This is a predicted structure of a 73-nucleotide RNA (transfer RNA) from Bacteroidales bacterium OttesenSCG-928-L14. Rfam family: tRNA. Its family is annotated with triplet codon-amino acid adaptor activity in the Gene Ontology. Rfam classes the family as a transfer RNA. The sequence is in RNAcentral, with records from ENA. The prediction has a mean pLDDT of 81. NCBI's taxonomy places the organism under Bacteria, Pseudomonadati, Bacteroidota, Bacteroidia, Bacteroidales.

RNA sequence: GCCUUCUUAGCUCAGCUGGUAGAGCAGUUCACUCGUAAUGAACAGGUCGUCGGUUCGAAUCCGAUGGAAGGCU
Numbered sequence: 001g002c003c004u005u006c007u008u009a010g011c012u013c014a015g016c017u018g019g020u021a022g023a024g025c026a027g028u029u030c031a032c033u034c035g036u037a038a039u040g041a042a043c044a045g046g047u048c049g050u051c052g053g054u055u056c057g058a059a060u061c062c063g064a065u066g067g068a069a070g071g072c073u
Base pairs, nucleotide, nucleotide: 001072002071003070004069005068006067007066010025011024012023013022019056027043028042029041030040031039049065050064051063052062053061
């Protein structure tokens, strides 16, 4: 220098060929307990790496760019 894959909640990851974002763990509150743990219930937490484009509508499609991993020369 070239090619491929990945980038979504604090962490690990889903999201089916575009229809307005979820799970587990962690966190907070409550219930239960003599008290903790465990268990159960509820809640909070994300401008989907960034910028732009297409579209009535983009995490999803297109372009550029940042970062991570791998491969080739």